Predicted 3D model of a 394-nucleotide part of an RNA (large-subunit ribosomal RNA, domain III) from a metagenome.

[in-house]
Context: one part of a larger RNA
RNA sequence: GAGUAAGCGAGAAAAGAGGUGAGAAUCCUCUUCGCCGUAAACCUAAGGAUUCCUGGGGAAGGCUCGUCCGCCCAGGGUAAGCCGGGACCUAAGCCGAGGCCGAAAGGCGUAGGCGAUGGACAAUUGGUUGAGAAUCCAAUGCCACCCAAUAGCCGUUUGAGGAAGGGAUGACACAGGAGGGUAGGUUAAGCGCACCGUUGGUAGAGUGCGUCCAAGCCCGUAGGGCGUAAGACAGGCAAAUCCGUCUUACACGAGGCCUGAGAGGUGAUGGGGAGUGAAAAUAAAGUAACGAACUAACCGAUCCCACACUGUCGAGAAAAGUCUCUAACGAGGAGAUUGGGUGCCCGUACCGUAAACCGACACAGGUAGGUAAGGAGAGAAUCCUAAGGCGCGC
Repeated sequence: GAGUAAGCGAGAAAAGAGGUGAGAAUCCUCUUCGCCGUAAACCUAAGGAUUCCUGGGGAAGGCUCGUCCGCCCAGGGUAAGCCGGGACCUAAGCCGAGGCCGAAAGGCGUAGGCGAUGGACAAUUGGUUGAGAAUCCAAUGCCACCCAAUAGCCGUUUGAGGAAGGGAUGACACAGGAGGGUAGGUUAAGCGCACCGUUGGUAGAGUGCGUCCAAGCCCGUAGGGCGUAAGACAGGCAAAUCCGUCUUACACGAGGCCUGAGAGGUGAUGGGGAGUGAAAAUAAAGUAACGAACUAACCGAUCCCACACUGUCGAGAAAAGUCUCUAACGAGGAGAUUGGGUGCCCGUACCGUAAACCGACACAGGUAGGUAAGGAGAGAAUCCUAAGGCGCGC
């Protein structure tokens, strides 16, 4: 040189009023304005680990400020038979009794086990807190096991039942299009409630808002799949009435059996619901309480029926579970209805396209899955908006 240059981290944007306070561009409230809206909204996995809520505080952290905060102090908050995991199953992979190999350490591996990102498996709607909710509360259900009762059924050498064994199922790729539905949406001169200002604007075909509801149980539809019966048999490591193979008969537009969304009924004399709306004061108001209508037509999914069908070649897990068959064994066995009882351990707050995770930072980067409305549009593009959230800490 100089309190000068430069910086204050996306150009989505602020303005006014009131409040609090020693102090306010920055905190709180209200009214306008602007931005996102396949997101800059909501749910959730990983990860984080109290950051959540309430009261208080302002040294430091916050690129300014600060009465404020993801900061500091104190107190509080996470409730499950049915959500996720375990007391079930297996995949890759890992461990591995014996065993094989190896100077040692150790390596490999049979039986066996562990191991979800897969299979199996019973709950929905509403309400509630300052902070939790399929967990609390209310209502309506469901599952497993135990006990009791009731009325029946099958079987006891003419053998019911019975497995860690046999068989079936579970059980699977990709692409394509059609059908039936539902979610969701739109409209209404339907229905209900509220309102109507002197204004360009009329009590009107006016304006605004709303017009909803689950699992479970009953029913068994649109549709989809399967031939059935008898006999024989050297196969299924033993057996078999099961499976398989063969033969015969009958079917093959039907019938039968299995499966199957949705609708309808019930659940619901219930809940929700626009709106109306107190009292109270030491503390708690749009709170407690009350509560209308609750229909139709159209559009319509990427969701369901369902990997169901058709096509293609690259030919697309396993085990448990379930059904069935017998072996040893074998005298009781399996189910129905009603009532009563029992139901363990862990997670559950909050952030989660982010100021709370990974990036040394309150960092224009990165981060799996689900939901994802309206107008225009082929569209999840793009523009404008709803619900909701923000205006990016000079």
Overview: Its mean pLDDT, the model's own confidence on a scale to 100, is 81.